[in-house]
RNA sequence: AGAAGGUUGGGCGACCGCGGGCGGCUUGCCGCGCGAGGAAAGUCCGGGCUCCGCGGAACGACGGUGGCGGGUAACGCCCGCCGGGGGCGACCCCAGGGAAAGUGCCACAGAGAGCAGACGGCGCCCGCUUCGGCGACGCCAUCGUGAAAGGGUGCGGUAAGAGCGCACCGCGCGCCUGGUGACAGGGGCGGCACGGCAAACCCCACCGGGAGCAAGACCGAAUAGGGGCGUCGCACGGUGUGUUCCCACCAGGCGCCCGGGUUGGUUGCUGGAGCGCGUCGGCGACGGCGCGCCUAGAGGAAUGGUCGCCCAGCCCCGCAAGGGGUGGACAGAACCCGGCUUACAGACCUUCU
Repeated sequence: AGAAGGUUGGGCGACCGCGGGCGGCUUGCCGCGCGAGGAAAGUCCGGGCUCCGCGGAACGACGGUGGCGGGUAACGCCCGCCGGGGGCGACCCCAGGGAAAGUGCCACAGAGAGCAGACGGCGCCCGCUUCGGCGACGCCAUCGUGAAAGGGUGCGGUAAGAGCGCACCGCGCGCCUGGUGACAGGGGCGGCACGGCAAACCCCACCGGGAGCAAGACCGAAUAGGGGCGUCGCACGGUGUGUUCCCACCAGGCGCCCGGGUUGGUUGCUGGAGCGCGUCGGCGACGGCGCGCCUAGAGGAAUGGUCGCCCAGCCCCGCAAGGGGUGGACAGAACCCGGCUUACAGACCUUCU
């Protein structure tokens, strides 16, 4: 100078206050004890739990994942390894299956961008020549374009060239060896065919019901509805084809019961894939065993405020000793866990180059 990983996130005290819990009694007061985070955040993945849906299986649609092996309740997470790329190095990065199934795209530039291609250029074997060249032919080695121009380097070859021939490298197809595997190494054959893009459609393999604690469960008034049963039907109303009476039914009154349900209350609610230490197994993620610990549960939502002393850091004065001032990031639970991502002043530790 740098790389990787981890810890911490001001300390102590006093007073006043807030939300739960426990205890006491004189029942509205007192005492004791607890009270945000590493991300409580984004709500991006994976689960638990709850309700709804669903006969089973296969296929399809839609969405997701994508080297291999392992860890885990599970994952798109983590560990180890493989391959590719970067770095002198510690180490870092990779949506890392398939482009010789099909479709599509390849802007601009450029002659040509997908049955490749020749405008300029290069060559001068052939023809003509006024010896300058021109025509014809050949070429992709060279120049110019582009992200990309139909393997690379070298030697031979040629008029100039070209896998045209050869060697090595690369590529393709078999074989052998090692590895659980991704792959690696070796050797053989082939002159090279098959450009790139799948975070374009697509193909292949695997995975996936939906909604979420405002999920859901229980209690449940007053008032106003709904249903059933009984009774009254005396007085008032309607129907039974005009009227009266009787009768029946309806409406209605009263009583009892049932059901739904608003405000509200209770629950779900926090002891759990929990945390710490030790030990054993494992390279590791992690797992087994033993011991110890209890660590917010509110719900328009508490976790706050004022002082005093001290400690980093910063500023000013001073040659210095020292003095004065300032002053601690990001943020903040809301059913609970495992991850990822993002924010974070500063301080400290370990290992390595």
Annotation: A computed fold for a 353-nucleotide RNA from uncultured Sphingomonas sp., annotated as Bacterial RNase P class A. Its Rfam family is "Bacterial RNase P class A". Rfam links the family to the GO terms dimeric ribonuclease P complex, ribonuclease P activity and tRNA processing. The family's RNA type in Rfam is ribozyme. Rfam describes the family as follows. Ribonuclease P (RNase P) is a ubiquitous endoribonuclease, found in archaea, bacteria and eukarya as well as chloroplasts and mitochondria. The organism belongs to Sphingomonas, within Bacteria. RNAcentral holds the sequence, with entries from MGnify.